Transfer RNA from a Bacilli bacterium, 71 nucleotides, folded computationally. Rfam family: tRNA. It is annotated as a transfer RNA. The coordinates come from a structure-prediction model, not an experiment, and the mean pLDDT is 83. NCBI's taxonomy places the organism under Bacteria, Bacillati, Bacillota, Bacilli.
RNA sequence: AGGGGUAUAGUUCAAUGGUAGAGCAGCGGUCUCCAAAACCGUAGAUGAGGGUUCGAAUCCUUCUACCCCUG
Numbered sequence: 001a002g003g004g005g006u007a008u009a010g011u012u013c014a015a016u017g018g019u020a021g022a023g024c025a026g027c028g029g030u031c032u033c034c035a036a037a038a039c040c041g042u043a044g045a046u047g048a049g050g051g052u053u054c055g056a057a058u059c060c061u062u063c064u065a066c067c068c069c070u071g
Base pairs, nucleotide, nucleotide: 001070002069003068004067005066006065007064010024011023012022013021018054026042027041028040029039030038047063048062049061050060051059
């Protein structure tokens, strides 16, 4: 320099263009003499800009960060 991939909750991952979910972690509760475990509940996220569409996490495009390949 060229090509490809990834970016979603604190973390690990889902999500046919149509209400963004789950595990762990956090918080509250039940239980317990206390705690742990178990169970119930609760809060929390689509990397940034632009475009297409009635509607975008999803499609297109530019940028940013990281990873891989070629030279």